This is a predicted structure of a 1387-nucleotide RNA (small-subunit ribosomal RNA) from an uncultured bacterium. Rfam family: Bacterial small subunit ribosomal RNA. The prediction has a mean pLDDT of 82.
[in-house]
RNA sequence: AGAGUUUGAUUCUGGCUCAGGAUGAACGCUGGCGGCAUGCCUAAUACAUGCAAGUCGAACGAGAACCUUCGGGUUCUAGUGGCGAACGGGUGAGUAACACGUAGAUAACCUGCCCACCAGACCGGGAUAACUGAUGGAAACGUCUGCUAAUACCGGAUAGUUACAGAGGAGGCAUCUUCACUGUAUUAAAGUCGGGACACGACACUGAUGGAUGGAUCUGCGGUGCAUUAGCUAGUUGGUGAGGUAACGGCCCACCAAGGCGAUGAUGCAUAGCCGGCCUGAGAGGGUGAUCGGGCACAUUGGGACUGAGAUACGGCCCAGACUCCUACGGGAGGCAGCAGCUAAGAAUAUUCCGCAAUGGAGGAAACUCUGACGGAGCGACGCCGCGUGGAUGAGGAAGGCCGGAAGGUUGUAAAAUCCUUUUAAGUAUGAGGAAUAAUUAGUGUAGGAAAUGACAUUAAGGUGACUGUAGUACUUGAAUAAGCAACGGCUAAUUACGUGCCAGCAGCCGCGGUAACACGUAAGUUGCGAGCGUUGUUCGGAAUUAUUGGGCGUAAAGGGCAUGUAGGCGGUUAUGUAAGCUUGAUGUGAAAGGCAGGAGCUUAACUCCUGGACUGCGUUGAGAACUGCAUAACUGGAGUCACUGAGGGGCAGGCAGAAUUCCAGGUGUAGGGGUGAAAUCUGUAGAUAUCUGGAAGAAUACCAAUGGCGAAGGCAGCCUACCAGCAGAUGACUGACGCUGAGGUGCGAAGGUGUGGGGAGCAAACAGGAUUAGAUACCCUGGUAGUCCACACAGUCAACUAUGGUACACUGGAUGUCUUGCUCAAAAGAGUGGGGUGUCGAAGCAAACGCGAUUAAGUGUACCGCCUGGGGAGUAUGCCCGCAAGGGUGAAACUCAAAGGAAUUGACGGGCACCCGCACAAGCGGUGGAGCAUGCUGUUUAAUUCGAAGAUACGCGAAGAACCUUACCUAGACUUGACAUCCCGGGCAAUGCUAUAGAAAUAUAGCGGAGGUUACCUCGGUGACAGGUGGUGCAUGGUUGUCGUCAGCUCGUGUCGUGAGAUGUUCGGUUAAGUCCGAUAACGAGCGCAACCCUUAUCGUUAGUUGCUAACAUUCAGUUGAGAACUCUAAUGAUACUGCCGGUGACAAACCGGAGGAAGGUGGGGAUGACGUCAAAUCAUCAUGCCCCUUACGUCUAGGGCUACAGGCGUGCUACAAUGGCCGAUACAAAAAGACGCAAUACCGCGAGGUGGAGCAAAUCUCUAAAAUCGGUCUCAGUUCGGAUUGGAGUCUGCAACUCGACUCCAUGAAGUUGGGAUCGCUAGUAAUCCUGAAUCAGAAUGUCAGGGUGAAUACAAUCCCGGGUGUUGCACUCACCGCCCGUCA
Repeated sequence: AGAGUUUGAUUCUGGCUCAGGAUGAACGCUGGCGGCAUGCCUAAUACAUGCAAGUCGAACGAGAACCUUCGGGUUCUAGUGGCGAACGGGUGAGUAACACGUAGAUAACCUGCCCACCAGACCGGGAUAACUGAUGGAAACGUCUGCUAAUACCGGAUAGUUACAGAGGAGGCAUCUUCACUGUAUUAAAGUCGGGACACGACACUGAUGGAUGGAUCUGCGGUGCAUUAGCUAGUUGGUGAGGUAACGGCCCACCAAGGCGAUGAUGCAUAGCCGGCCUGAGAGGGUGAUCGGGCACAUUGGGACUGAGAUACGGCCCAGACUCCUACGGGAGGCAGCAGCUAAGAAUAUUCCGCAAUGGAGGAAACUCUGACGGAGCGACGCCGCGUGGAUGAGGAAGGCCGGAAGGUUGUAAAAUCCUUUUAAGUAUGAGGAAUAAUUAGUGUAGGAAAUGACAUUAAGGUGACUGUAGUACUUGAAUAAGCAACGGCUAAUUACGUGCCAGCAGCCGCGGUAACACGUAAGUUGCGAGCGUUGUUCGGAAUUAUUGGGCGUAAAGGGCAUGUAGGCGGUUAUGUAAGCUUGAUGUGAAAGGCAGGAGCUUAACUCCUGGACUGCGUUGAGAACUGCAUAACUGGAGUCACUGAGGGGCAGGCAGAAUUCCAGGUGUAGGGGUGAAAUCUGUAGAUAUCUGGAAGAAUACCAAUGGCGAAGGCAGCCUACCAGCAGAUGACUGACGCUGAGGUGCGAAGGUGUGGGGAGCAAACAGGAUUAGAUACCCUGGUAGUCCACACAGUCAACUAUGGUACACUGGAUGUCUUGCUCAAAAGAGUGGGGUGUCGAAGCAAACGCGAUUAAGUGUACCGCCUGGGGAGUAUGCCCGCAAGGGUGAAACUCAAAGGAAUUGACGGGCACCCGCACAAGCGGUGGAGCAUGCUGUUUAAUUCGAAGAUACGCGAAGAACCUUACCUAGACUUGACAUCCCGGGCAAUGCUAUAGAAAUAUAGCGGAGGUUACCUCGGUGACAGGUGGUGCAUGGUUGUCGUCAGCUCGUGUCGUGAGAUGUUCGGUUAAGUCCGAUAACGAGCGCAACCCUUAUCGUUAGUUGCUAACAUUCAGUUGAGAACUCUAAUGAUACUGCCGGUGACAAACCGGAGGAAGGUGGGGAUGACGUCAAAUCAUCAUGCCCCUUACGUCUAGGGCUACAGGCGUGCUACAAUGGCCGAUACAAAAAGACGCAAUACCGCGAGGUGGAGCAAAUCUCUAAAAUCGGUCUCAGUUCGGAUUGGAGUCUGCAACUCGACUCCAUGAAGUUGGGAUCGCUAGUAAUCCUGAAUCAGAAUGUCAGGGUGAAUACAAUCCCGGGUGUUGCACUCACCGCCCGUCA
């Protein structure tokens, strides 16, 4: 000293939480010793038992016991008497008060014991308790008779005091005080003791004065919450006179007067004992009032007095109440908030201990007695402090534990082991100090003082310990007797494993836990503290989060709606005085203890002691006079008054005007009008709408008009008049601080609303109807009542906003408009310069940012008022006030959350805007959706119908091909180191193969045969490590892939801007297919993407001509063969295209438009190529892989079945519905592929699938090969010569095997279907459409897929409406990002 937490991120505001200290504490776990402290905070509940106040025989009489030298003595007991019991000890109920604290006052008082001093102590008297006798009562307790003493009681004298009266002196702070004199009333124990008769001494006694001590009363100031407590008071306030008290006083009483207190908070209610101090804090403050100390109050509850120096009395009395106890029912007894203890309450707080040895107290002459005060011990880690639980050496870094990549790491010098020590512990022995020559006895002295039972010193005698055989010391034994608690995700020091699986649980805040939890539980390790450690409660701090020190109010909470003005606060210039505030000196006090500094004593510390200073305060007194105050005298600058001028929707009252609307009457005129997105309700042939004329009514004042004017705000607008008010300017005169602000108070105060009475054209809540809609109590339409208007009265609110208090004051660069008013120049327009308003932009400054920004501050200062203190609950409830009501003003709490909020940033989004692109729409062509079939999916079914894929981006997808196999599924039968890999041990010489038997096969058994090999390999058996898993998790992963999207984007470095997130660059003007390029530009560059480089295709050249080609020459049925190398073609290498050229547009750019040339023109056409990233997208079943799971099974083998099921639904296709066609016949032209487990020709057989057979070809050589088209014929619009499903029969081929479940052929059969609803798909040129061909997979099995060529269109005007995308901008309460967020109701 700070930290965590609002957000995707930022900054601010703001709350919540944490780290620190403390504690009379409690709880959990643990616990060796000692010292010093401390211990019912709750029920001021109720209390058994014991003790806590007695003492004196040197005041008195009596009695008993003992002793006796009989003289008496000693001790004890009850009583009379004296002193004490008013102290000490406890508690905090009450009390908001002179109760306490502090400072004063008493000229208004008292004071036993003590001290000093003065004067005394004379003469007498009568009783009474005890006791005796009698007697009542259960008891407590009495009653009567008789006797007796005193330091008990009474009378008289004397002295002084006091009180009163008289007259006088002196003094003072007012009432007064004091001195001396005269008169009247008021006292005593002649006692006790010393061997004690006198004398003496001691103690006691009386009166007076003074002191000391203790108390009493009064006063100033100080310390608490509520105003949702605003009025309180009748002895109340004062006076006079009596009374009462120690004393003043309404303290009490009689009479008189009507006062007294209060927003500077009376009264009431609630709470509370106060202080020194204690805790915390840098301090100011905040909290607290245990222990110790000083006041106060109380003693079962309430009341009362007595005694006494002192009480209204804790262990006294009386009365009343409650409660408890005793009782013979008549009556009595009691009071732990004393020490122990018990009960109850409670989270919780101790022994029915020892002793008067010390300190102190009461009594006593003293010895001494009493003392639960006190001194000690006991119990409790409740707190503070100290000590210990061992020290040194010790690496094979042991074992064990934990982790691990298996090498090791860690626990860890830790242990063991060796050497040593003995605090503590146990045992034995010894043993202080507190004790003081204390008290006491007999003496002596000192300082100061008025003195003391005070203090100090000293001589002689005198001998006292509860604690306790304690502290300490010595010796003996032996590491021996002694470590835990919490934490380890961040804050916050310290991490791993296992278990668990949103469960169990944790949590102070944020938050962890849904199968890899550093956050739960356990273990190991680590960290922190340590005889303790954590938790809980409370309190201060951090919190500047109530802000005096030290905060704020435009938008975060917060300026009153506006003015006027009371109290209050603050206040211009000069001089003099004063001294209240202020400054300073002195002095008194501020108790002690505590705290601070320095020292001292216990081994140290805690603790205790000493010294110093502090105690920030209050009182008294001296000095000062700058500032504030006060008083006095002045001033003119603030403020105001008068005279002149000016602008204005300022207010109020009256009058007048025109346009419009509606209505009424009449004319013309005819079928609609009105209204809407479209309609309808409505209105109109009974004549509307339209138009013309006349009339009525009410309300509001177009243009001017504005960023303009006026007003305190609300607000104010046609014109004229009257009245009233404010403001500004110029010049002069006057008053002389008269000022500013303003709690309460008072007034004004939009719209809507209320009351009474008018008025009512238009508009229009409510209401009615028509539409819209799923609904439509709305938006739209047709009507329409309050109301809107006027007068009077209420109401008193608003986004009453500039969200900005004031018409307060002062200061601080500018630029530019506008309204109004002066001055100067000027003919005017205008220019310059002043005053007052009202705007815009902006320097400095401020501000979280947005923004504010001079005489219009949110800048810099001053004075005053109002208001705020997390969100919700709530401007709600309640109380009070106001109101006719509606309602307004004031205005909480319980409970709940960890946020709520401001400003700005990046994105995403918008049925926001702007620009642009795309077969996105549009324009076209052809389809799908309807039919049958094929294929995939869902669903259902099943023993199984294996699994995956799910909008776009799953569904002829994985699968380029399920009859067995595949195969992962099901049923059945088998195997268990295994079908497959490595290692170990033992055995065999064979194994593979062939045959036979059983079986569905796997498999098992038997036989045959036998090359080669001898450590191998192979095989059998065994053992466990292991194999194996298409088991789970694609949300643990790698790799691969889809999609946005071949969209033009995505970023970085440095610089700059911003507190920051971020921005800039990448935006802007053009342009492009493109972030393509050019220009501008606080940016300059760069990277991944675009483009290009690659392949193919289109043109040409060169090279090369076989298996390809054939122009010329020859030849043939035939490029068949010579021959040729020109052409085609093939396949290698080059060229070509670059906006290069011309014209125009453009900014002189980039580029675009048009043209030339060219095979091709602006990327020539295709392909490959896929940025940063998004979708926890897909895949654990291609493969790989973490973790989990199975291990005679979730592994492996075999047979059969299933993946091919079938009510329904969906996707993708094929074939069609026909004449641009079907069928029959004839006939022409490809490209690209493939071929030995193969392609297969000619030929022959079969209607055909195909068969027989096998020339050629490992291929520019051989083979497989076109269809549509074209030509001719036929059919003639039909469910057909269309269509071919389905079914029957007969076959072919492949293959161990076509039943489940193949393809094809032939004959027969001949279904639906006549162009397809809403909806929806593809395509912009060699494209769509249409026609065939090939290949991969493959034994066989394509309508699928991937390739190839043939024929070969239509349309794109205009534009961005739908969809998707890009860029900029804007709004936003979204950021999981609109499939968002969020409100209400119900469960």